c-di-GMP-I riboswitch aptamer, 85 nucleotides, folded computationally. Rfam family: c-di-GMP-I riboswitch aptamer. Rfam describes the family as follows. GEMM was predicted in a large-scale screen for bacterial structured RNA regulatory elements. Genes associated with GEMM are involved in a diverse array of functions, including chemotaxis regulation, signal transduction, secretion and chitin. The coordinates come from a structure-prediction model, not an experiment, and the mean pLDDT is 82.
């Protein structure tokens, strides 16, 4: 001096709910809040979930779409803390 596992430490992000806001809803964003996160960073590529305003069918009831969303839902790609045990 390097790696690799576990503890710890400091800084980071923030589930559900509240409270305001924007959509047709799903769902966002902004503030509280902290259940959890080492990629809960980042890419919507894959595959899955969710809505259905529009459209289509329908005599209505409704039934089907995604061009709308969601990576805190899987899988990959890219990057990548702090310093002590």
């Nucleotide at each position: 001096a390097u790696g690799u596992a576990c503890c710890u430490u400091g800084g980071g992000c923030a589930a559900a709910c509240c409270c305001a806001u924007c959509g047709a809803a799903a769902g966002g964003c902004g503030g509280g809040g902290a259940c959890g996160c080492a990629a809960a960073g980042u890419u919507u590529a894959g595959u899955g979930u969710c809505u259905a305003a529009g459209c289509a069918c329908g005599g209505a009831a409704g039934u089907g779409u995604a061009u709308g969303a969601u990576u805190g839902a899987c899988u990959g790609g890219c990057u990548g803390c702090u310093a002590g045990g």